Large-subunit ribosomal RNA, domain II from a Candidatus Nanoarchaeia archaeon, 709 nucleotides, folded computationally.
The prediction has a mean pLDDT of 81.
NCBI's taxonomy places the organism under Archaea, Nanobdellati, Nanobdellota, Candidatus Nanoarchaeia.
Context: one part of a larger RNA
RNA sequence: GCCAGGGAGUGUAUCUGAGUGGCGAGAGUAAUCUGAAAAGGAGGACUCAUAGGGAAACCAAUGACCCGCAGCUUGCAAGGGGUAAGGUAUGAAAGUGCCUUGAGUCACUUGGGUACGACCCGAAUCCGAGCGAUCUACUCCAGGGCAGGGUGAAGUCAGGGUAAAACCUGGUGGAGGCCCGAAGAGGUUCUACGGGCAAGUGUUCUUCUGACCUUGGAAUAGGGGUGAAAAGCCAAUCGAGCUCGGUGAUAGCUGGUUCCAGCCGAAGUUGGCCGUAGUCAAGUCUGAAGCGAGAGCGCCUAAGUGGUAAAGAGACGGAUUUUAGGUAUCAGGUGUCGAAAGGCAUCGGUCUUUUGUCCAACUCAGAAUGCUUAGGCCUUGUAGACCUUUGGAUACGGGGUGCCGGGGUAAGCUUGGUAUCCGAGAGGGGAACAACCCAGACUUCCGUUAAGGUCCCAAAAUAAUGACUCAGUGUGAAAGGGUGAAGAGUGUCCGCAACCUGAGACAGCGAGGAGGUUGGCUUAGAAGCAGCCAUCCUUUAAAAAGUGCGUAAUAGCUUACUCGUCAAGGUUGUAGGCCUCGAAGAUGGACGGGGCUAAGUCAUUUACCGAUACGGAAGACAUCAUAUGAUUGUGAUAGGCUGGCGUUUUGAUAGGGCAGAAGCACGCUCGAGAGAGUGUGUAGACCUUUCAAAAAUGAAAAUCCUGGC
Numbered sequence: 001g002c003c004a005g006g007g008a009g010u011g012u013a014u015c016u017g018a019g020u021g022g023c024g025a026g027a028g029u030a031a032u033c034u035g036a037a038a039a040g041g042a043g044g045a046c047u048c049a050u051a052g053g054g055a056a057a058c059c060a061a062u063g064a065c066c067c068g069c070a071g072c073u074u075g076c077a078a079g080g081g082g083u084a085a086g087g088u089a090u091g092a093a094a095g096u097g098c099c100u101u102g103a104g105u106c107a108c109u110u111g112g113g114u115a116c117g118a119c120c121c122g123a124a125u126c127c128g129a130g131c132g133a134u135c136u137a138c139u140c141c142a143g144g145g146c147a148g149g150g151u152g153a154a155g156u157c158a159g160g161g162u163a164a165a166a167c168c169u170g171g172u173g174g175a176g177g178c179c180c181g182a183a184g185a186g187g188u189u190c191u192a193c194g195g196g197c198a199a200g201u202g203u204u205c206u207u208c209u210g211a212c213c214u215u216g217g218a219a220u221a222g223g224g225g226u227g228a229a230a231a232g233c234c235a236a237u238c239g240a241g242c243u244c245g246g247u248g249a250u251a252g253c254u255g256g257u258u259c260c261a262g263c264c265g266a267a268g269u270u271g272g273c274c275g276u277a278g279u280c281a282a283g284u285c286u287g288a289a290g291c292g293a294g295a296g297c298g299c300c301u302a303a304g305u306g307g308u309a310a311a312g313a314g315a316c317g318g319a320u321u322u323u324a325g326g327u328a329u330c331a332g333g334u335g336u337c338g339a340a341a342g343g344c345a346u347c348g349g350u351c352u353u354u355u356g357u358c359c360a361a362c363u364c365a366g367a368a369u370g371c372u373u374a375g376g377c378c379u380u381g382u383a384g385a386c387c388u389u390u391g392g393a394u395a396c397g398g399g400g401u402g403c404c405g406g407g408g409u410a411a412g413c414u415u416g417g418u419a420u421c422c423g424a425g426a427g428g429g430g431a432a433c434a435a436c437c438c439a440g441a442c443u444u445c446c447g448u449u450a451a452g453g454u455c456c457c458a459a460a461a462u463a464a465u466g467a468c469u470c471a472g473u474g475u476g477a478a479a480g481g482g483u484g485a486a487g488a489g490u491g492u493c494c495g496c497a498a499c500c501u502g503a504g505a506c507a508g509c510g511a512g513g514a515g516g517u518u519g520g521c522u523u524a525g526a527a528g529c530a531g532c533c534a535u536c537c538u539u540u541a542a543a544a545a546g547u548g549c550g551u552a553a554u555a556g557c558u559u560a561c562u563c564g565u566c567a568a569g570g571u572u573g574u575a576g577g578c579c580u581c582g583a584a585g586a587u588g589g590a591c592g593g594g595g596c597u598a599a600g601u602c603a604u605u606u607a608c609c610g611a612u613a614c615g616g617a618a619g620a621c622a623u624c625a626u627a628u629g630a631u632u633g634u635g636a637u638a639g640g641c642u643g644g645c646g647u648u649u650u651g652a653u654a655g656g657g658c659a660g661a662a663g664c665a666c667g668c669u670c671g672a673g674a675g676a677g678u679g680u681g682u683a684g685a686c687c688u689u690u691c692a693a694a695a696a697u698g699a700a701a702a703u704c705c706u707g708g709c
Base pairs, nucleotide, nucleotide: 001709002708003707004706005705006704011116012115013114014113015112016111017110018109019108020107021106022105023104026048027047028046032042033041034040052059053058062084064083065082066081067080071076072075085100086099087098088097089096090095119256120255122253126246127245128244129243130242131241137220139218140217141216142215143214144213145212146210148180149179150178151176155172156171157170158169159168160167184207185206186205190202192201193200222238224234225233226232259644260643261642262641263640264639269282270281271280272279273278285392286391287390288389289388290387294380295379296378298377299376300375301374302373303372304371305370311363312362317359318358319357320356324352325351326350327349330348332347333346334345335344336343337342398422399421400420401419402418403417404416405415406414407413427438428437429436442619443618444617445616446615447614448613452609453608454607455594456593457592461606463605464604465603466602467601468600474596487581488580489579491578492577493576495574496573497572498571499570500569508565509564510563511562512561514538515537516536519533520532521531544559548557549556620634621633622631623630624629645698647695648694649693650692651691652690654688655687656686663682664681665680666679667678668677669676670675
C1' cells in the first nucleotide's frame, strides 16, 4: 500500500417545546404490602393545576361596553382586537408594578437545554503506591594488569682539590603525575561506509607507573541520590527515572463521524465578555401555529428635504502671486551723520490700491443621483401575503470587480460606503485562469440565438464595398501598473492658411557679382571676413564698407543680388490618420500554435457558427387545486423540515425447506434511488411474507485498530 473484519450523538435524572392517546376542574400515584409473581389488587403519603399581590403582617379579583373573521344571514357572531373596570403592593395624592373574563394532568414517541466521560480518538501535565545502581556517578572490601626501548635525579665509590670543607672529573646508582611505543584506556581530525561490520564503523589522533586501567562483591533512590559541575548520570528513558493507579484528567485545538430522496436555504454584520482560533444577545435561514388585508425590488408623475460635485472670490474665514502709493502712531534689521540725545536713507511691518490663484475643517450662490410623502403602472397576496407568537439552527476569519471616498511614492497594499458576483454556481467565451463577458443547470429529443467568432489545428464567408499600413507594425519587454511616455522624423496619406508663379515661379545649368576703397580706429600686419565704430556715395540688369571657407597680411574659392536658358507648379506654416526612432536581462520562446501583406487597421453591409440561455414536443416531481387544470416552480455549502430503503432480535400472522434453506459466484428484470425480485451453478440445514416492538442498526477516509498478502 491493498483486502477482510472492527470502528463514533448513547444511558439515567430533570427542565422546556411538538405529536399521539387516557381522564378532565381535576390528573397521576411513589415506596411498600399482597399476588402460583413482568399481570392484577391494595397503598392518596406526595406532585402539578384550580388566585393573585406583598419582604411580611395581611388583604383578595369581570357574566361591562365597542369593533369584527369564518359561519349563518344583514345583524348575530365561538376564537380575535380595543376600551373600561376589578385585586393587591407602594404612596399624602397623582401615579406606577404585577395579576384578573377559568384547562390541566399522566403515559409513550420525538426536537432542544442542564448534570454526569456525554459523538469518537489524541496531549504535554499533577498526585499517590511500588520497582530499579546487572548501564552509569561516587565510595568501600577482596583481587588482577601495564611488551620493549630512551633519558639518567638524589645517594654512593675512586681520583683531583682544601688546614678541614666546599667544589671539580670519571664511574656506580636507578628517581620521575619524565620521553617513544605494544596491550589497555580514550574519542581529536577526515567523512569512505551509512538497506551497515556497527543506534555508529573505518581512518587519523591522545594517553600508557599513574589524580592509571580493570574483575567480582557491597552502599547511596526520585524533589531523592551521585556529580574534578556538563543541569551530567541514575538500565538505548532525565530541567525531576520506570511501572501501576487516580483516569474515559482536561483540550475554546487538529482529525474523523457509516443508507436514499424531496422542499427551503444562510452568515462572515451590530453590541457584551481577560473577548479577538471562543461564546452570549440581536440581525440573517428554517419548521409550526395564530391573525385576517394589504405588502413590495423597480419605473413614472407631483410635492418636499438637503449643502455634496462642479463652481466662486468685490459674500465671509483663511492661504497665496504681483503692482503702486500712504503712514511716523512702529516689533525689528542694515547703512550713514552725530560727543550724545537724536536725525536721514532703505528694507521690513501696518493701511489702501492693482493683478493672478487656491481650500476636508471657506460658501453669495448651487446641481445630478439620493431620501421622505402621495398617486399611478408593475409584481405579489383570502389558494392567506405583511405581521405576531413559538421550536430548531448555522454563522459571528471573508474575498473580487465597477463607482464614490480616507491613509500610502506605490502595491495582487490597507481602511470605509454602495451595487454586484465568488463564497454556496454548473454551462459557453476569455489559449490555460473563484469572482472579466454571456448565462442561473429537473430529464430526454429537435430547433433559434448570446458573449465570442468564421485560412488550418477547430464548428462557421480564403464574404462584399471603400480607405490606410510595408513596420511582420499588427502580435517582443522592465518588480508592479500604463492605449509603449515625453520628445523626434524630407516614411506616407488626407485637410487648412499664407506667399511666389506663363509679365516664367522652385531646383539645376551658363554668365556677371564692379568703382571711391586697403572705409576709419586698432595693430608688427588687419586689405569684406581677430576686435571696436560707422555702414555712405557712384556706375549699374545686379552686386553687402560683405554669408561662409581661406592667407602672416594680400591673393584665391563661394554666397547674397542680377540677367539668360528650361518649362509648370512651387515654398513656408499648421491640424489630423497610419507608421518609424525613442525601446536594456540574464537556458531557446511564444499573436495559444502553424502561419498571414491580410488571415493586419479604420468604416459600412449581409450571411453563418456558437451555451444546460430562449422556443417546441414528451415525461417526472413539487405547490395549489379538483376545472382530469394552472405555475416567470425544481443550481446549491453550513443549516432547518419532510418522506422512504436496508440490518439484527422478539411478539403476532402467513408460509417455504434434503424432491435442497442460508451463504457465495455470474447473469436478467423492476425502481428516481437507498434497494427488490428472479434464473443458472456451487453449497448442504435452516429461512422468510405482513403488522408491530426493541436496537451494540448502514463505512472510504480518523499518520484509525487487528489479521492476511